A computed fold for a 148-nucleotide RNA from a marine sediment metagenome, annotated as FMN riboswitch aptamer (RFN element).
[in-house]
RNA sequence: UCUUCGGGGCAAGGUGACCCUCGUCGAAGGGAAUUCCUGACCGGCGGUAUAGCCCGCGAGGCAACACUUAAAAUUGAAAAAUCUCGAUUUAAGAUUGCCUGAACCGGUGUAAUUCCGGUGCCGACGGUACAGUCCGGAUGGAAGAAGA
Repeated sequence: UCUUCGGGGCAAGGUGACCCUCGUCGAAGGGAAUUCCUGACCGGCGGUAUAGCCCGCGAGGCAACACUUAAAAUUGAAAAAUCUCGAUUUAAGAUUGCCUGAACCGGUGUAAUUCCGGUGCCGACGGUACAGUCCGGAUGGAAGAAGA
């Protein structure tokens, strides 16, 4: 430098906000949360005695922005238009900075908050009855891994 790879997970129940229908306006009928409740299930990458909860990275959010690209709008110059150049705004990328979840006890051992036992905890953004698990950005991106 090139090629390929590179994220998993609601079973089974409960409740019914809200919506619709009706000659009956009712304790009527139907629909209705994988999000609420019980419970169930999942765990990227590198390091290290084997890690979702130790250290670091990626992803995500915010800000700055000298830079790059594209399109649209506004505006100035040029001979009116077309075209060209510059500036501003918007979008994306890159860079920098900030923010960014969670674990203890006991045992074994040379060594483990990583193994074993026990008891806990955590999980981006938008959508939708409130989401780690559904839908979406994403057939995307990326830490990195293997091979040449």
Source information:
The RNAcentral record of the sequence draws on MGnify.